[in-house]
A computed fold for a 74-nucleotide RNA from a Minisyncoccota bacterium, annotated as transfer RNA. The source organism's lineage runs through Bacteria, Bacillati and Minisyncoccota. It matches the Rfam family "tRNA". The family's RNA type in Rfam is transfer RNA. Rfam links the family to the GO term triplet codon-amino acid adaptor activity. Its mean pLDDT, the model's own confidence on a scale to 100, is 81.

RNA sequence: GCGCCCUUAGCUCAAUUGGUCAGAGCGUGCGAUUCACAUUCGCAAGGUAGGAGGUUCGAACCCUCCAGGGCGCA
Numbered sequence: 001g002c003g004c005c006c007u008u009a010g011c012u013c014a015a016u017u018g019g020u021c022a023g024a025g026c027g028u029g030c031g032a033u034u035c036a037c038a039u040u041c042g043c044a045a046g047g048u049a050g051g052a053g054g055u056u057c058g059a060a061c062c063c064u065c066c067a068g069g070g071c072g073c074a
Base pairs, nucleotide, nucleotide: 001073002072003071004070005069006068007067010026011025012024013023019057028044029043030042031041032040050066051065052064053063054062
């Protein structure tokens, strides 16, 4: 220098090939249970989807550029 892949909640990841509210587990907070703790159960908070544009009636999903990370080739 070239090619390919990844980036969604604090962490690990999903989302039926564009559509009605963006979800799960863990973690966190509160509550129940217990003499108390742990376990278990319930509830809640938490994401303008790496950044910026574009296409579209509509984008996490399609296109372009940029950033970060990984792999391969030179």